[in-house]
RNA sequence: GCGUGUUCUCAGGGCGGGGUGCAAUUCCCCACCGGCGGUAAGCGGGGGGAUCCCGUAAGCCCGCGAGCGGCGCUAGGGUAUCCCGGCGUGUCUAGCAGAUCUGGUGCAAUUCCAGAGCCGACGGUGAUAGUCCGGAUGGAAGAGAACGUAC
Numbered sequence: 001g002c003g004u005g006u007u008c009u010c011a012g013g014g015c016g017g018g019g020u021g022c023a024a025u026u027c028c029c030c031a032c033c034g035g036c037g038g039u040a041a042g043c044g045g046g047g048g049g050a051u052c053c054c055g056u057a058a059g060c061c062c063g064c065g066a067g068c069g070g071c072g073c074u075a076g077g078g079u080a081u082c083c084c085g086g087c088g089u090g091u092c093u094a095g096c097a098g099a100u101c102u103g104g105u106g107c108a109a110u111u112c113c114a115g116a117g118c119c120g121a122c123g124g125u126g127a128u129a130g131u132c133c134g135g136a137u138g139g140a141a142g143a144g145a146a147c148g149u150a151c
Stems, first nucleotide, its partner, number of pairs: 001151001003149008016030004031131002033120002035064004042056005059118002067096002069092001070089005076084003100116005122134003
């Protein structure tokens, strides 16, 4: 340097103002927020310099994650093939399931600059929730550290 094992640590933000109403952080007007990896012409640094190196850079480009559903198992509960609970499964053709265009520059941009848009699990609620409460002191994409080990 490259591969690999064990352990540990970390790993999500946001309703402020007004209106209606008996009641809304849930509706309406204005506002606010953006997980992880990849990609890049921006930005910062290195270097004499470069098409080089390092760091950083997309909610809506590619992929991933949690949640719900589906499927499988189930000696638990309900008389029960059904329902609930528990466990497992992401090759389960991602089903819910997601969302970007226009102009500019340029060899090259859905990434830069300008403008205008759009999207956001499930359950709960005195009234419909990306922002409140709950599962969750959970899980996890992944990031990092320590120790060991093969070449």
Description
Predicted 3D model of a 151-nucleotide RNA (FMN riboswitch aptamer (RFN element)) from Shimia abyssi. Its mean pLDDT, the model's own confidence on a scale to 100, is 76. Rfam family: FMN riboswitch aptamer (RFN element). Rfam describes the family as follows. The RFN element is a highly conserved domain that is found frequently in the 5'-untranslated regions of prokaryotic mRNAs that encode for flavin mononucleotide (FMN) biosynthesis and transport proteins. The source organism's lineage runs through Bacteria, Pseudomonadota, Alphaproteobacteria, Rhodobacterales and Shimia. The sequence was found by an Rfam model in a public genome assembly. The model forms 100% of the base pairs in the Rfam consensus.